[in-house]
RNA sequence: GACGAACGCUUGCGGCGUGCCUAAGAAAUGCAAGUCGAACGGGCAGUCUUCGGACUGCUAGUGGCGAACGGUCGCGUAACACGUAGGCAACCUGCCCGAAAGUGGGGGACAACAGCCCGAAAGGGCUGCUAAUACCGCAUGUGGUCAAUUUAUCGCAUGAUGGAUUGACUAAAGGAUUUAUUCGCUUUCGGAUGGGCUUGCGGCCUAUCAGGUAGUUGGUGGGGUAACGGCCUACCAAGCCGAUGACGGGUAGCUGGUCUGAGAGGAUGGUCAGCCGGAUUGGGACUGAGAUACGGCCCAGACUCCUACGGGGGGCAGCAAUUAGGAAUCUUGCGCAAUGGGCGAAAGCCUGACGCAGCAACGCCGCGUGGGGGACGAAGGCCUUCGGGUUGUAAACCCCUUUCAGCAGGGACGAAAAUGACGGUACCUGCAGAAGAAGCCCCGGCCAACUACGUGCCAGCAGCCGCGGUAAUACGUAGGGGGCGAGCGUUGUCCGGAUUUAUUGGGCGUAAAGAGCUCGUAGGCGGUUUAGCAAGUCGGGUGUGAAAACUCCGGGCUCAACUCGGAGACGCCACUCGAUACUGCUAUGACUCGAGUCCGGUAGGGGAGUGCGGAAUUCCUGGUGUAGCGGUGAAAUGCGCAGAUAUCAGGAGGAACACCGGUGGCGAAGGCGGCACUCUGGGCCGGAACUGACGCUGAGGAGCGAAAGCGUGGGGAGCGAACAGGAUUAGAUACCCUGGUAGUCCACGCCGUAAACGUUGGGCACUAGGUGUGGGGCUCGAUCGACGAGCUCCGUGCCGUAGCUAACGCAUUAAGUGCCCCGCCUGGGAAGUACGGCCGCAAGGCUAAAACUCAAAGGAAUUGACGGGGGCCCGCACAAGCGGCGGAGCAUGUUGCUUAAUUCGAUGCAACGCGAAGAACCUUACCAAGGCUUGACAUGUGGGGAAAAGCCGUAGAGAUACGGUGUCCUUCGGGGCCUCACACAGGUGGUGCAUGGCUGUCGUCAGCUCGUGUCGUGAGAUGUUGGGUUAAGUCCCGUAACGAGCGCAACCCUUGUCCUAUGUUGCCAGCGGGUUAUGCCGGGGACUCGUAGGAGACUGCCGGGGUCAACUCGGAGGAAGGUGGGGAUGACGUCAAGUCAUCAUGCCCCUUACGUCUUGGGCUGCAAACAUGCUACAAUGGCUGGUACAAAGGGCUGCGAACUCGCGAGAGUGAGCGAAUCCCAUAAAGCCAGUCUCAGUUCGGAUCGUAGUCUGCAACUCGACUGCGUGAAGUCGGAGUCGCUAGUAAUCGCAGAUCAGCAUUGCUGCGGUGAAUACGUUCCCGGGCCUUGUACACACCGCCCGUCACACCACGAAAGUCGGCAACACCCGAAGCCGGUGGCCUAACCCUUUUGGGAGGGAGCCGUCGAAGGUGGGGUUGGUGAUUGGGGU
Repeated sequence: GACGAACGCUUGCGGCGUGCCUAAGAAAUGCAAGUCGAACGGGCAGUCUUCGGACUGCUAGUGGCGAACGGUCGCGUAACACGUAGGCAACCUGCCCGAAAGUGGGGGACAACAGCCCGAAAGGGCUGCUAAUACCGCAUGUGGUCAAUUUAUCGCAUGAUGGAUUGACUAAAGGAUUUAUUCGCUUUCGGAUGGGCUUGCGGCCUAUCAGGUAGUUGGUGGGGUAACGGCCUACCAAGCCGAUGACGGGUAGCUGGUCUGAGAGGAUGGUCAGCCGGAUUGGGACUGAGAUACGGCCCAGACUCCUACGGGGGGCAGCAAUUAGGAAUCUUGCGCAAUGGGCGAAAGCCUGACGCAGCAACGCCGCGUGGGGGACGAAGGCCUUCGGGUUGUAAACCCCUUUCAGCAGGGACGAAAAUGACGGUACCUGCAGAAGAAGCCCCGGCCAACUACGUGCCAGCAGCCGCGGUAAUACGUAGGGGGCGAGCGUUGUCCGGAUUUAUUGGGCGUAAAGAGCUCGUAGGCGGUUUAGCAAGUCGGGUGUGAAAACUCCGGGCUCAACUCGGAGACGCCACUCGAUACUGCUAUGACUCGAGUCCGGUAGGGGAGUGCGGAAUUCCUGGUGUAGCGGUGAAAUGCGCAGAUAUCAGGAGGAACACCGGUGGCGAAGGCGGCACUCUGGGCCGGAACUGACGCUGAGGAGCGAAAGCGUGGGGAGCGAACAGGAUUAGAUACCCUGGUAGUCCACGCCGUAAACGUUGGGCACUAGGUGUGGGGCUCGAUCGACGAGCUCCGUGCCGUAGCUAACGCAUUAAGUGCCCCGCCUGGGAAGUACGGCCGCAAGGCUAAAACUCAAAGGAAUUGACGGGGGCCCGCACAAGCGGCGGAGCAUGUUGCUUAAUUCGAUGCAACGCGAAGAACCUUACCAAGGCUUGACAUGUGGGGAAAAGCCGUAGAGAUACGGUGUCCUUCGGGGCCUCACACAGGUGGUGCAUGGCUGUCGUCAGCUCGUGUCGUGAGAUGUUGGGUUAAGUCCCGUAACGAGCGCAACCCUUGUCCUAUGUUGCCAGCGGGUUAUGCCGGGGACUCGUAGGAGACUGCCGGGGUCAACUCGGAGGAAGGUGGGGAUGACGUCAAGUCAUCAUGCCCCUUACGUCUUGGGCUGCAAACAUGCUACAAUGGCUGGUACAAAGGGCUGCGAACUCGCGAGAGUGAGCGAAUCCCAUAAAGCCAGUCUCAGUUCGGAUCGUAGUCUGCAACUCGACUGCGUGAAGUCGGAGUCGCUAGUAAUCGCAGAUCAGCAUUGCUGCGGUGAAUACGUUCCCGGGCCUUGUACACACCGCCCGUCACACCACGAAAGUCGGCAACACCCGAAGCCGGUGGCCUAACCCUUUUGGGAGGGAGCCGUCGAAGGUGGGGUUGGUGAUUGGGGU
């Protein structure tokens, strides 16, 4: 785009078309084929009558014509059925037309009718009468047919046509009337029309149908037909068809045309038209011009109806209508007015053909549902950023119009003289009034059109991709929008897009696809040249190509659809005339360059057979010799004192041939390797004697064909499936080891497959080169030769231009450019499977599907990520060290358990001394109980009120309630306060996967990107890679890149040295004063220190290395040396990492509660596990005594000196200090002494008892500390694991935050003492760069294979079982044609005695054939089947 459509929603009018695609199922009812009285005899009715009859109308019968047309359907049919072009010298043709001739004279019946009889009916029988255009002889014969004789002309053959003569046979019907006409009848010729037969060509699928055929193919004789013919029959011969697809199976009416397509094609055959076929199924003939007959006959079958049970009737695939089936397809209408048909002389009759109307949006076409104006824009709806936007000039409102529909009036054409179903229709006029007339689908992309709400992987959508798991433009609804419009969508089917079956117009190295290889049949294709022919080819003409349809031009309905006229076109086919370039054929013409032969050389693991050889393994015998051997990652099994392994000598046997050996050689491929001999195939080079296109390819076919395997017979050293044992392992039916059977080897015969690969079929020709190598030839170097250089032919490699390719790549050995031939492919899986067939001993091979299922499968390349891949490099990553953890006790956190509650969060590294820098109440979020409801807290509005707070008392666990006391400011409006009501508050309720912010981590790792350019079809690449170097993408060099940004580094803070300035609360060298003593005082700025500012370090200098580089190594100087130490600083990003309980916040949820207040409890619960710490286990120590040296902090609700008391925690009193001034505040380890002497201790301090101190409203659950007493585990910690590279680890103490109190243990800081080790980068972990592989991309915590278990689906096999179809053999054998008979019957003609006979005919019977039916064994196909097999999801 299309449709004979259907379904859903909707529906105003008209015109023209179309309308059972299914059950060729069944069939009520009515109608669809009759007509003629001018062929005939009757009958009935009527009119007239002179009663004799006449006339008119009707029609049951005889007779004629028609009924073979028209109408319907598409079952069958793969066929001369159809289409097209021919042929019939092998044919027929009623009615019609033209022509010639005729129509004489007779005869006998049968219906109707009447009577009788049978039957339920349908119908029938007997007797009797009768007419004809019914039937039958005779006559005539223009003619016709046949036979014979003869002749002319013609043809592609048989032969045809015409003429002449003779013989035989052969016709007829009358009717009507106006009385000379007409309609008929008979014979013949011709025409026209219609038909029959036959031939070439054309048009479906299947080879998993490969052979078919006995009347089969042909001949002869005969029969039959309108006619040829195996059409039929007898005999004879053995043919005929087939890979150019016979035979079989499936499907199907064919065509003009129709739909689609640019075309070529593809699909289709409804309506209309031509042909064919069918009429309930099967068979058969009759009649006839014509039928094997839709509304005729006979028989058989199925079905159905009537019946008196004896017997009869029926055939809508005609028009309507019914029923069934189905998704689905109409009125039991009107009329013969028109067109056409039958009959008739005609009038006319008949006509469900046809003309019309009805139903159906089924299709095409046309029209309408109003037009103009009308707001900075009503209402309502929807959205909203709350401003507005949109619906929207849309409505309202104003002014118009009246098509269509409605009402009324007029009123056709179609009709030639009459006659109109349609129809009071079309059309015209008038009237009223915007009046009666809009829906459907869609809005994620493709694809035009977006928001809100609801829902929450539900409900649902979906053509493909895909939407939906709480913010859905994708579901549902609404608003809005888009598209089409009396329709719009959906479904189905066909073509297109699809160059996705490729003729036009595709491919096969890796995407699907080259047969394992060769030979060769058919076929296809084929070198140079000459002549002829003209089949292909090209041109002209003629015929044909029905009409309709299509295209163009006109015409008619108001237009269009529709329809009429004209023209074009209909490619083909047939005939004919011409052309001869090319193909073909002929001349068995000619040629030599293709191909082959010959001659001379030459290389080779080419093949087959026979023989020989040495090395090695194993075995046997003997000698020497002794305890192991062997084997592995390590072992064990195994062998060995009965003497192994090792070693020497001898022997046996089998298999394979080291070195040479090489991208070297040979072969068609498989493949071929010691040496020699025999036989044998092919190649290459050179010569140019010979043949003369002999060629290439190759469907089928044949041969060869690795390994494994099979059969028979040998052989068997080594190796070695299976098997056994030992190991390994979670297991180990494996990898490793020890053994070991088939096999491996030989002969003969099978098998016929491989990643049989260059994943690249064969042949020929053409198209830059360079460089190796194998075989031959030639030239040059004066000659020969080794050798070298060059040229050339053949083979075999690498690199590379053009070109090709999706890219990778190929590139004279093409995957380039062409030609010829073959094979093969057409999404993945199912599956190279099933079934069938062929081959095989088997294993199996060859050929080769479908159901079902998926939306991919696949190729090449790209970027990442990953690898028990590679290279380079780094890090307390390992190693080297030091100290820990893991064992004990305790502290703290977590899990788990428990509980009314043990609030919540954090969960590998990167949760677990984490949020928490401090849970007795509070905190507090949890639980129990008791209260409140505009609320504990904020803002606003309106109304009311006097007070509220505070203090005291009572009740209560308290919140709270009650009572008493008490009373604010003011500009007098009120404010503040309380209360009532309404808005609202409130929520540590949910979602960190809706978020902001903040944070962790990779990682202080060196990376992450951009612009322009260049390369690539593209994703992308380059830059950023490479060579060096660095802590560093740090820098240098190179470079199709050149630059730039975020990171690195530096800039900042701190610390280490010096200088300058300054000098209190800090300092005190020198001067002075004073004290038992003290910078205490005067004073000083030198020093320390504080504050502020500067200097200094930059690979700057020297030397070695390095690319005259970057840089690196060493050195000097220096307080410090190569980033001096430390800190702050965290690129692009990753982990939906963490946090809604810091805060903020969308959405959801609660609202006398999930809010809020109070008391008490809980967060502290304890079988157990984990994490992080502390203290220890002691002598480098514990205890006692004495004694020395810090830094950094904090302090007024504070730090608190000194003094007194207490053993002590502490208490009392209280100076000083808002702090370089006073206080916390004695630093400790250390050092000097003493003691303990290796023990569960003078170690260790848990636990418990008791007495106290302090804070606080309050230490019971549940604080810290002190004194005395008690004195647990623990004697250095399994597997494993952590930190640290220098002022570090280790060790020692001090301070602070939080805080009423509570930290010897946590955290954050501070200083004191103060080590050891690093060979090095193999390994573990993490990371960076380059490279490689990838089937990963949620990226290896990836992907993914098979079994098993469960569910479902389709398929195969299967003992069987049930059907269909087409044949075959036999039986039975209806109707009927044909044949025979015809004893029975018999009007016409003949004979005859009027009785009979004959001719002829018939019934009956017999026979051939013969449908249906039966029996039987097979074939083929389908359904189903316990069970079973694999496959899919």
A computed fold for a 1433-nucleotide RNA from uncultured Aciditerrimonas sp., annotated as small-subunit ribosomal RNA. Rfam family: Bacterial small subunit ribosomal RNA. The coordinates come from a structure-prediction model, not an experiment, and the mean pLDDT is 85. Taxonomically the source falls in Aciditerrimonas (Bacteria, Bacillati, Acidimicrobiia, Acidimicrobiales). The sequence is in RNAcentral, with records from SILVA.